SAM riboswitch aptamer (S box leader) from Paenibacillus cremeus, 148 nucleotides, folded computationally.
RNA sequence: CUCUUAUCAAGAGCAGGUCGAGGGACUAGCCCGAUGACACCCGGCAACCGACAAUCCUUUGCGAGCAUCCAAGAUGCGACGAACAAGUGAAGGAAUGCACGGUGCUAAUUCUUGCGGAGGCUGUUUUACAGCUUCUGAGAGAUGAGAG
Numbered sequence: 001c002u003c004u005u006a007u008c009a010a011g012a013g014c015a016g017g018u019c020g021a022g023g024g025a026c027u028a029g030c031c032c033g034a035u036g037a038c039a040c041c042c043g044g045c046a047a048c049c050g051a052c053a054a055u056c057c058u059u060u061g062c063g064a065g066c067a068u069c070c071a072a073g074a075u076g077c078g079a080c081g082a083a084c085a086a087g088u089g090a091a092g093g094a095a096u097g098c099a100c101g102g103u104g105c106u107a108a109u110u111c112u113u114g115c116g117g118a119g120g121c122u123g124u125u126u127u128a129c130a131g132c133u134u135c136u137g138a139g140a141g142a143u144g145a146g147a148g
Stems, first nucleotide, its partner, number of pairs: 001148008013042001016041003022032003026114001028112002043106003048102003052097002055094008065077005110140001115137010
């Protein structure tokens, strides 16, 4: 940089620190900004990916034992009135939790808008056009995960 996929209406410092002029991707708007924006650090938010915890389901090994450690022995779980079993270990899956690791985010719905469809209102030169508005699909963009 390209492709696939998920999400984008919630949340996060109006007395934190540094810097010092533009910033909100682009268009048109509309905003933020020397009462210091943007950016960086710190703090915070969320929970996409991984790890971990307990629960449930499926498959499977062994089975009054199972698993780990070379052995001894120790440790964790566990029965001994049950038999296609109880239990224990592994793999996979589901939802939950946590916030340890990797990101992300931290004005305004992705700030609105751009292309198309449907509805409403208004105006005119009325099977049309224009403006405003509501809903909706796409596009563009952002972020995660995966692939090239």
Lineage of the source: Bacteria > Bacillati > Bacilli > Paenibacillaceae > Paenibacillus.